[in-house]
Context: one part of a larger RNA
RNA sequence: GGUCCACGGAGGAUGCCUAGGAGCUGCCAGGCGAAGAAGGACGCGAUAAGCUGCGAUAAGCCGCGGGAAGGGGCCAAUACCCGAAGAUCCGCGGAUUUCCGAAUGGGGUAACCCGUAUGUCUGGAUGACAUGCACGUGCAGGUGAAUCAAUAGCCUGUACGGGAGAUACGCUGGGGAGUGAACCAUCUAAGUACCAGCGGGAGUAGAAAUCAAACGAGAUUCCCCCAGUAGCGGCGAGCGAACGGGGAGGAGCCCAAACCGCGUGCCCUCGGGUGCGCGGGGUUGUAGGGAUGCGGCGGGGGCCUGCCCCGUGCAGUGAGAAACCGCAAGCGUAGCGGAACGGACCUGGGAAGGCCGGCCAGAGCGGGUGAAAGCCCCGUACGCGAAACGCUUGCGGCUGCAUGGCCGCGUUACCUGAGUACGGCGGGACACGAGAAAUCCUGCCGGAAUCCGGGGGGACCACCCUCCAAGGCUAAAUACUCGGCAGCUACCGAUAGCGCAUAGUACCGUGAGGGAAAGGUGAAAAGGACCCCGGGAGGGGAGUGAAAGAGAACCUGAAACCGUGGACCU
Repeated sequence: GGUCCACGGAGGAUGCCUAGGAGCUGCCAGGCGAAGAAGGACGCGAUAAGCUGCGAUAAGCCGCGGGAAGGGGCCAAUACCCGAAGAUCCGCGGAUUUCCGAAUGGGGUAACCCGUAUGUCUGGAUGACAUGCACGUGCAGGUGAAUCAAUAGCCUGUACGGGAGAUACGCUGGGGAGUGAACCAUCUAAGUACCAGCGGGAGUAGAAAUCAAACGAGAUUCCCCCAGUAGCGGCGAGCGAACGGGGAGGAGCCCAAACCGCGUGCCCUCGGGUGCGCGGGGUUGUAGGGAUGCGGCGGGGGCCUGCCCCGUGCAGUGAGAAACCGCAAGCGUAGCGGAACGGACCUGGGAAGGCCGGCCAGAGCGGGUGAAAGCCCCGUACGCGAAACGCUUGCGGCUGCAUGGCCGCGUUACCUGAGUACGGCGGGACACGAGAAAUCCUGCCGGAAUCCGGGGGGACCACCCUCCAAGGCUAAAUACUCGGCAGCUACCGAUAGCGCAUAGUACCGUGAGGGAAAGGUGAAAAGGACCCCGGGAGGGGAGUGAAAGAGAACCUGAAACCGUGGACCU
């Protein structure tokens, strides 16, 4: 020096555990904000650094309800208090709610500084306190330039807006590149990522100028199939329908116009012309409507004869107009009841284990209790419950509509969405890359018809079929999950699982931003009184405990690594 054995130190693997996390299902909810949000700053405690709660009424104030013996949060201890006159705690409603923050009187380096008007306090005030004072848009009113009228502008009042977010879901406006094509340019990736705007609990779309095919269907949305088909494509890479069928869901409506009435403006050659507002009317494609003629049918009453009243019918706040109130039921936001076991037996520190004998079960899901409990505790099945607030449904009030119209047969040719349809040029969207390229959108240039009309049926034409553009609204089926409740898992178990068993903390960075580590005594602190060594740290006794080789650097305690003793080899 090495190997081996024994015993230690150090270390924190492993096992077990779970306070945390992951994913999913069902139901709910999908909001908040100038009545000042989200988020913060600073404060508030007997003592108080942090967290939590709260706001100068400051771990709280008031009311109503629940609940029942303790309570003054995490958080021990001391002090002082509160509580059967019902506290603490839980739910609902209310009060208070500093300063910053859209931040909004002005300013500003957020949480600070400085004003002004009115009012209050005061003997008085240059002081204190309270309230108002931002901007934009709409509406109404006032005032009012250059410039006569007018307008702009300015002022006042009033309503609304502004911001935030769940890194999700939607629509719209913009919009890449890597990549693939084994290069690369059309193409692809992809209308994706990303940026912006707007909105909702969903959003979009939506009631045929749609499809179809000689038969017919009948808004939209979503799913399955059709089908990787037909097609598109440097016919490369790749992209990729529709018709039709099956399901989920199911709902249809309102304007504009003709015409009638009322009001009102402008022009005017006083004949008229032309607008606007409101009400009625009307809403369609086998065309419909208007006007007009004829025919048929058509509640009641009153009177001042076009109004009122009553009655009847229908509908409604989820579109078609729009707010509410009451009653009832159900549900939610606290809760309540809730069956049944003992052993003086065994083991053990401890019984829930073993043994013996019972019981309940609409309850043998689960958790806890000194180990392994249906019957010890909390619960579970089942059943019950709300003063208050909210939601849903029903009914009523209420509101709207109809009842002065409806139907039929004719006539008339008055209306039925114009810089539109459509064409050309340039783009874009359609599965479709300009192609034979229909269809949709439109930047520029042209530019119709008016029901004897117009669009479409994949160039185009005819026949035929089908639909009615150029206005608008519309639940449900669909998407998502910051959040609440209940539950589940061939999900993790502390280098795992969220970054966090909690932390966006410590720390790093000028900043945007980046971003950790860190769990476990014991059943119970019973957390080691007292003695000894030591300055202390630490240790030895004693005591507690089942265990202290569980002693807080605390369950188990692997390996590397470091020792002590021994054996053997050199």
Source information:
Predicted 3D model of a 570-nucleotide part of an RNA (large-subunit ribosomal RNA, domain I) from a bioreactor sludge metagenome. RNAcentral holds the full RNA, with entries from SILVA. It matches the Rfam family "Bacterial large subunit ribosomal RNA". Its family is annotated with structural constituent of ribosome and ribosome in the Gene Ontology. The coordinates come from a structure-prediction model, not an experiment, and the mean pLDDT is 81.